Transfer RNA from Candidatus Azambacteria bacterium RIFCSPHIGHO2_01_FULL_44_55, 71 nucleotides, folded computationally. Its mean pLDDT, the model's own confidence on a scale to 100, is 82. It matches the Rfam family "tRNA". By type it is a transfer RNA. NCBI's taxonomy places the organism under Bacteria, Bacteria candidate phyla, Candidatus Azamiibacteriota. RNAcentral records the identical sequence in 5 taxa.
[in-house]
RNA sequence: CGGGAUGUCGUAUAAUGGUAGUAUGCAAGGCUGGGGGUCUUGCGGCCAGGGUUCGAUUCCCUGCAUCCCGA
Numbered sequence: 001c002g003g004g005a006u007g008u009c010g011u012a013u014a015a016u017g018g019u020a021g022u023a024u025g026c027a028a029g030g031c032u033g034g035g036g037g038u039c040u041u042g043c044g045g046c047c048a049g050g051g052u053u054c055g056a057u058u059c060c061c062u063g064c065a066u067c068c069c070g071a
Stems, first nucleotide, its partner, number of pairs: 001070007010024004018054001025043007047063005
C1' cells in the first nucleotide's frame, strides 16, 4: 500500500427493516439463626458520522479500532 472479517450493557453472546433480548455482573429485597444457595424486582448497551426508507442494530457510503491474508 491492496483485499477481507469483526465492532451490541462492566463481561460474554443473540436479534431476516417494525417495542434491543439472554446469561453473568452490580444494587435492593424475600426464604435461612448466620453464611452459602435460591427466588423476586431494578440498573446498564447497538463504534462514529452521513445516506436510503413511513421506519435502520439490520441496507449503502466514509472514517476509526482490532484481527487475518497478500505485497